[in-house]
RNA sequence: GGCCGCGUGGCCUAGUGGAUAAGGCGUUGGACUUCUAAUCCAAAGAUCGUGGGUUCGAACCCCACCGUGGUCG
Numbered sequence: 001g002g003c004c005g006c007g008u009g010g011c012c013u014a015g016u017g018g019a020u021a022a023g024g025c026g027u028u029g030g031a032c033u034u035c036u037a038a039u040c041c042a043a044a045g046a047u048c049g050u051g052g053g054u055u056c057g058a059a060c061c062c063c064a065c066c067g068u069g070g071u072c073g
Stems, first nucleotide, its partner, number of pairs: 001072007010025004018056001027043005049065005
């Protein structure tokens, strides 16, 4: 350098054109408990890698770039 894949809260994972982006772990607050753990309740936290395009509408389709993994030379 060519080709293929991936990029979504702190971490993991769903979503594959239609609305308020779902869940688990974790975090914070509360309940319970003598205390802790466990359990239960609640809350915060992602404008979906960046920019542009298509569309009435984009995490999703297209293009470029960035990062990352694989592969070929």
Molecule: transfer RNA
Organism: Acrobeloides nanus